């Protein structure tokens, strides 16, 4: 200097001029409510007095509108709703069955399907990337064409043997077996290599290797790694097919809850017992337990429990009928930044220091000047890297909605660190 | 906010437990019939299975993440 690789960070600035959104707060208007004192009219007494109503209204409290003045108002992903959590609210005697996620190990976390770090497998020359990375000798199932055979398989050519024809032989040509060392198909053909052995082969024997499996030995917390030995000669793949293993999951969701108003009709049509027993009785009935039927909770199902009701105003079911306002929750949080220790890292602890949208289908924007960054054009000075001046374009994705914490996506630009690997100087 | 489902030629749609050169019917275009159309017969010609990755020997189909479009519920 080129080519890469990993990982942080920023994502205009800044001036007027118009506005937008909620918040204090000044100051007019409107409007509702409450009122000392005064005044009128009643009433009751009349000795001081005293009730009720009206009207004025000093004055005070709400709410609105309009003009101001202070001081806030989007992100790195606010987005996708793809995991997890806080909140709140249902429900929380037990059993079984289902259903879903995850999936190497250790560890961080409020939790995670998310991070760190480490193990194994693949890919790159290297920095480094990816990995749904448990179980296929628990069982089912699937492997299309192709091939002779696709899973305890398989003679299609080839190789040997016998025995017959034909040939003087060499050989051929049908038969009947042998054989998996060669060809061929295929993703994938039942270990690889060398020797022996044999008609010809063959783990059919052995020797070395590659893998299973047990057992033992040393390292690491562990995943695993290094070794020693035995064993049977060897055992397909697919689980993002069913499944089995281990783990973890209660169900809604701020429209959730909680006050407080206002309106509408407590309207209509339905649902199960004329049961046994004991008690009481005012002879209508009632009250308790059992059985038996309806409804609900225990938000997938069942057993089981728990409650409420069973014949007259309760209780649940359906249909109608109404309102859809106010106020809360609501923003200070697993909260940011900065030192210090702890930790390989993710993160933790610990001291200071900061306060930052909270609004309803919902606001933080438009223009114009400067300055900035990129990319074109011109004209000047230079002579080759470039200065200078003047002009046009153009500056992304994308919008908070109860709130963290991740992951995924989209984002114009531009900036810094860290390390690989070539070239070249020194 | 929550739950759910679709995407295959121009259009409406099949595609079964992954095994195909991805097919049907209208549309198109060419030929036959007809004196001429139309209707009816033969032909043919049209695809990134919305994308993107992956699992698998093989993905329309299976997984996961994106893009579009629709549905219900209070």
């Nucleotide at each position: 200097u080129g080519a890469g690789u990993g990982g942080g960070c920023c994502g205009g600035g800044u001036g007027a001029u118009c506005g937008c959104c909620g918040g204090c707060u000044g100051u007019u208007u409107u409007c509702g409510g409450g009122a000392a004192u005064g005044c009128g009219c009643a009433g009751c007494a009349u000795a001081u007095u005293u009730u009720g109503u009206g009207c004025c209204a000093a004055u005070u409290c709400g709410a609105g509108g309009g003009c101001g003045g202070c001081g806030g108002g989007a992100g790195g992903a606010a987005a996708g709703u793809c995991c997890g959590g806080g909140c709140u609210c249902c429900g929380g005697a037990g059993g079984g069955u289902g259903u879903g996620a995850u999936g190497g190990u250790g560890g961080g976390u409020a939790a995670c399907g998310c991070c760190c770090a480490c193990c194994g497998g693949c890919c790159g020359a290297a920095a480094g990337g990816c990995c749904a990375g448990g179980g296929a000798a628990a069982g089912u199932g699937c492997c299309a064409c192709a091939g002779a055979g696709a899973a305890g398989a398989g003679a299609c050519c080839g190789c040997c043997g016998c025995c017959g024809g034909c040939u003087u032989u060499u050989g051929u040509c049908a038969g009947c077996g042998g054989u998996a060392a060669g060809g061929g198909u295929g993703a994938a053909a039942c270990g690889g290599u060398g020797a022996g052995g044999u008609a010809a082969g063959a783990g059919c024997u052995c020797a070395c290797c590659a893998g299973c499996a047990g057992a033992c030995c040393g390292g690491g917390u562990g995943a695993c790694c290094g070794g020693u030995u035995u064993g049977g000669c060897u055992u397909g793949g697919u689980a993002a097919a069913c499944c089995c293993c281990a783990u973890c999951a209660g169900g809604a969701g701020c429209a959730a809850g909680g006050c407080c108003g206002a309106a509408c009709a407590g309207g209509a049509a339905g649902g199960a017992g004329a049961u046994c027993g004991c008690c009481g009785u005012u002879c209508g009935c009632g009250g308790c337990g059992g059985c038996c039927c309806g409804g609900g909770g225990c938000g997938a199902c069942c057993c089981g429990u728990c409650c409420c009701g069973g014949u007259u105003u309760c209780c649940u079911u359906u249909c109608g009928g109404g309102u859809g306002g106010g106020c809360u929750g609501c923003u200070u949080g697993a909260g940011g930044c900065g030192g210090c220790g702890g930790g390989u890292a993710a993160c933790c602890g610990u001291c200071g220091u900061c306060c930052u949208a909270g609004a309803g289908a919902a606001a933080u924007g438009a223009u114009c000047g400067c300055c900035c960054c990129g990319c074109c054009c011109c004209g000047g000075c230079a002579a080759c890297g470039g200065c200078c001046g003047a002009g046009g374009c153009g500056g992304a994705c994308a919008a908070a909605a109860c709130c963290c914490g991740g992951c995924u996506u989209a984002u114009a630009g531009g900036c810094c660190c860290a390390c690989u690997c070539a070239g070249a100087u020194u | 906010g929550c739950g759910c489902c679709c995407g295959u030629a121009g259009c409406u749609c099949a595609g079964u437990c992954g095994g195909a050169u991805a097919g049907a019917g209208c549309a198109u275009g060419g030929g036959a019939u007809u004196u001429c159309u139309a209707a009816u017969c033969c032909c043919a010609g049209g695809g990134u299975c919305g994308c993107u990755g992956g699992u698998u020997c093989g993905a329309g189909u299976c997984c996961a993440g994106c893009c579009g479009g629709g549905c219900g519920u209070a």
Predicted 3D model of RNase P RNA and transfer RNA as a complex of 500 nucleotides.